Context: one part of a larger RNA
RNA sequence: AGCCAACGGUGAAUGCCUUGGCGCCAAUGACCGAUGAAGGACGUGGGUGACUGCGAAAAGCUACGACGAGCCGUCUACCAGGCUUUGACUCGUAGAUGUCCGAAUGAGGAAACUCGGCACCCGUCAUGGGGUGUCACUCUGGAGUGAAUACAUAGCUCCAGUGGAGGGAACCGGGGGAAUUGAAACAUCUCAGUACCCCGAGGAAAGAAAAGCAAACGCGACUCCCUUAGUAGUGGCGAGCGAAAAGGGAAGAGGCCAAACCGUGUCGGUGCAAUAUCCUGAUGGAGUUGCCGACAUGGGGUUGUGGGACGUUUAGACACAGCAUCAGAUGUGUCACGGAGUUAAAAGUUGCUACGUAGAAGAACGGCUUUGGAAAAGCCGGCCACAGUGGGUAAUAGCCCCGUAUUCGAAACGUACGCAGCCUCCGGAACCAAUCCCAAGUAAUGCCGGGACCGAGCAAACUGGCAUGAAUCUGCGGGGACCACCCCGUAAGCCUAAGUAUCUAUUGGCGACCGAUAGUGAACCAGUACCGUGAGGGAAAGGUGAAAAGAACCCCGGGAGGGGAGUGAAAUAGUACCUGAAACCGUUGGUUU
Numbered sequence: 001a002g003c004c005a006a007c008g009g010u011g012a013a014u015g016c017c018u019u020g021g022c023g024c025c026a027a028u029g030a031c032c033g034a035u036g037a038a039g040g041a042c043g044u045g046g047g048u049g050a051c052u053g054c055g056a057a058a059a060g061c062u063a064c065g066a067c068g069a070g071c072c073g074u075c076u077a078c079c080a081g082g083c084u085u086u087g088a089c090u091c092g093u094a095g096a097u098g099u100c101c102g103a104a105u106g107a108g109g110a111a112a113c114u115c116g117g118c119a120c121c122c123g124u125c126a127u128g129g130g131g132u133g134u135c136a137c138u139c140u141g142g143a144g145u146g147a148a149u150a151c152a153u154a155g156c157u158c159c160a161g162u163g164g165a166g167g168g169a170a171c172c173g174g175g176g177g178a179a180u181u182g183a184a185a186c187a188u189c190u191c192a193g194u195a196c197c198c199c200g201a202g203g204a205a206a207g208a209a210a211a212g213c214a215a216a217c218g219c220g221a222c223u224c225c226c227u228u229a230g231u232a233g234u235g236g237c238g239a240g241c242g243a244a245a246a247g248g249g250a251a252g253a254g255g256c257c258a259a260a261c262c263g264u265g266u267c268g269g270u271g272c273a274a275u276a277u278c279c280u281g282a283u284g285g286a287g288u289u290g291c292c293g294a295c296a297u298g299g300g301g302u303u304g305u306g307g308g309a310c311g312u313u314u315a316g317a318c319a320c321a322g323c324a325u326c327a328g329a330u331g332u333g334u335c336a337c338g339g340a341g342u343u344a345a346a347a348g349u350u351g352c353u354a355c356g357u358a359g360a361a362g363a364a365c366g367g368c369u370u371u372g373g374a375a376a377a378g379c380c381g382g383c384c385a386c387a388g389u390g391g392g393u394a395a396u397a398g399c400c401c402c403g404u405a406u407u408c409g410a411a412a413c414g415u416a417c418g419c420a421g422c423c424u425c426c427g428g429a430a431c432c433a434a435u436c437c438c439a440a441g442u443a444a445u446g447c448c449g450g451g452a453c454c455g456a457g458c459a460a461a462c463u464g465g466c467a468u469g470a471a472u473c474u475g476c477g478g479g480g481a482c483c484a485c486c487c488c489g490u491a492a493g494c495c496u497a498a499g500u501a502u503c504u505a506u507u508g509g510c511g512a513c514c515g516a517u518a519g520u521g522a523a524c525c526a527g528u529a530c531c532g533u534g535a536g537g538g539a540a541a542g543g544u545g546a547a548a549a550g551a552a553c554c555c556c557g558g559g560a561g562g563g564g565a566g567u568g569a570a571a572u573a574g575u576a577c578c579u580g581a582a583a584c585c586g587u588u589g590g591u592u593u
Stems, first nucleotide, its partner, number of pairs: 001592009015578001016543002020514002022511007029503002031167002039101003042055003046079002049075003061095006070083003106115003116135007137164002139161007171202001172200005182189001186236001212219002223250004233241002254495003261299010277286002279328006304473001306438004311431004316335006337427005348422005353416005359408003365381004370377001382399002384388001390402003444468007454480001475490005530537002550577001553564004
């Protein structure tokens, strides 16, 4: 030095475990913000580094409920001092307080800082100083004032507004909008209206009550699902792309205006006549009234078997109105009658019921000369079960503990697209056909585009730009060029729940999901340490034991560390701690040269 065996060191794999993740399902909830959000900075404890909580009233204050014996959060002990059956701590509901930054809003600013004005208060002999409140911009509404310029307008000033501003994982609507890729190259095409950017909204959004489908029969707002169907189509007819109606389901809801006509107000024009006008008739009286137009406003009216206005007829009670009196008609208001309502068409309140935000009750087992450190194991004999899901207890417990099935529960707040009352809102009908109205730079047409299954095609329909530019029901649009007939609808105004999407969240459940190089990047004080000027990138790191019982005392040593003793079932379980593979390094013995 090689080999063999035994025993070690190092090292961390493996096994077992799980506080953490991942995914799915269901229900709930779904916006927050100038009454200052989201997110932070700095503080805050008797001794306090960090986390958590809280805010100078600072691990907390008040009230009301629940609970019932201990408590003063965690790492985390200890010391000191307290609270508590006059109910602490804890949990829930409603309040109070809530520094500074941040939309950040008195001004500034290199966020968490600096410096101010005004009013009131405190303090000083006085100045400086302190406290509370207030002071950004813009929009809307209302006043006042008021130029060029006479009225006016702009401007300015003041008052009022729980107007706006910023944030939000995904979902939604809109405005922009790629390329890799595929076509086995590539240009039309595809990827794809995807990714990404911007704007906007909400708890959902969008859409929505037919100028719709259909086809000779009919349907009857929208949305979503299944199906139709990889069909009809489209397509360098390549790659590919790709409907709709009908049918079956979920849900279900319809409303309001514009105009014609009547009235009122303001302004402008016309007009000075009484025979027009002041509801009609008679009498009296008034008269810048009247008539025309514009604007504002109240009534009216809302439809496709066309509707409405106008006109005619008819329909309860009472009161009031017009220049005056009498008679009539009309209008308005209240009640009655009918209908409806908190979700659109307008907005409330009270009670009941149900649910949520704390909780409460909740069955049934013992033994042993067994094994063991420990019984829940084994053996023996029982019991409960609307409860044998699950977790814990020194191994594997229906009956030991927490629970589970089931039942019950709220002073306070919330929810109900539940019910009822009060309340509130709305509302007449018929006939007739002459006149009037029925959404205009719109429809339509031409040219050029876009999106749709539809790539310009025979290309309708929808939609944008430019140009031209109608009609009012004997009207207008559509039914895939176009024409005729026929059928369907009624554009150019607005609102609208549910069924649908999503999950930052809350609660519950589940898993042929992971088990510490896995599963989130993060099981552990992780978006941390660290890197980068910055945008940004981004870790490693779990396990003593049932219980600290965490080794008193003695010995060696300066200590570290070790040897005894002791604890424990075990210490080769000693905090460098479960198991403890391999590489690598040794010790002892054997053997070979």

A computed fold for a 593-nucleotide part of an RNA from an Actinomycetota bacterium, annotated as large-subunit ribosomal RNA, domain I. Taxonomically the source falls in Actinomycetota (Bacteria, Bacillati). RNAcentral holds the full RNA, with entries from ENA. Its Rfam family is "Bacterial large subunit ribosomal RNA". Its family is annotated with structural constituent of ribosome and ribosome in the Gene Ontology.